[in-house]
RNA sequence: CAUGUUCGCGGCAAUGGAGUCUGCCGUCUCGCUGCGCGAGAAAACCGCCCGAUUCCGUUCGUGCUGAUGACUCCUAUCGAUGC
Numbered sequence: 001c002a003u004g005u006u007c008g009c010g011g012c013a014a015u016g017g018a019g020u021c022u023g024c025c026g027u028c029u030c031g032c033u034g035c036g037c038g039a040g041a042a043a044a045c046c047g048c049c050c051g052a053u054u055c056c057g058u059u060c061g062u063g064c065u066g067a068u069g070a071c072u073c074c075u076a077u078c079g080a081u082g083c
Base pairs, nucleotide, nucleotide: 009026010025011024012023013022016074017073018072019071020070021069027041028040029039030038031037032036047064048063050061051060052059
C1' cells in the first nucleotide's frame, strides 16, 4: 500500500414511531483546539402487473398492493360489524 475475514460503530432496505432479528453499504475530500471531532460528497436505497418504445442504459401509457425487509406494538388512514 492492496485484498479478505471477524468484532465494534454509523447509514440504508417504495408512506410515520419504538423494540428484536435479517440483509446491504461504509469510500473519498476538507477543516480543527488532533489519534479524536466537525462539515461535505459518494455508496447501500428510491414497489409491482400489462402494453408499447428503446440508443438495450431506458422512456411512455394503463392497472394494482402496502404505514414492516420480517415479527410485535403504537399513531394516522381505509373497509366491515356491533353499541
Molecule: Fluoride riboswitch aptamer (crcB RNA motif)
Organism: Candidatus Latescibacterota bacterium